[in-house]
A computed fold for a 76-nucleotide RNA from a Planctomycetaceae bacterium, annotated as transfer RNA.
The organism belongs to Planctomycetaceae, within Bacteria.
It matches the Rfam family "tRNA". By type it is a transfer RNA. From the family's description: Transfer RNA (tRNA) molecules are approximately 80 nucleotides in length.
RNA sequence: GGAGCCGUCGCCAAGAGGCCUAAGGCAGUGGAUUGCAAAUCCGCCACCGUCGGUUCAAAUCCGACCGGCUCCUCCA
Repeated sequence: GGAGCCGUCGCCAAGAGGCCUAAGGCAGUGGAUUGCAAAUCCGCCACCGUCGGUUCAAAUCCGACCGGCUCCUCCA
């Protein structure tokens, strides 16, 4: 330098144009329970890397950047 894949809550991770005001697990937090805790149960906790574009409608499609991983090529 070229190609591919990925970037969603503090961490992991589902989602593939409208029913998403985004599942689930861990953590956190409020409560129930308990003599106190632990365990268990219930509630709460995200506009999706950034900026543009397409569309009536975008986490989802397209582009450019930014970051990560893998492969190829070149140089030393």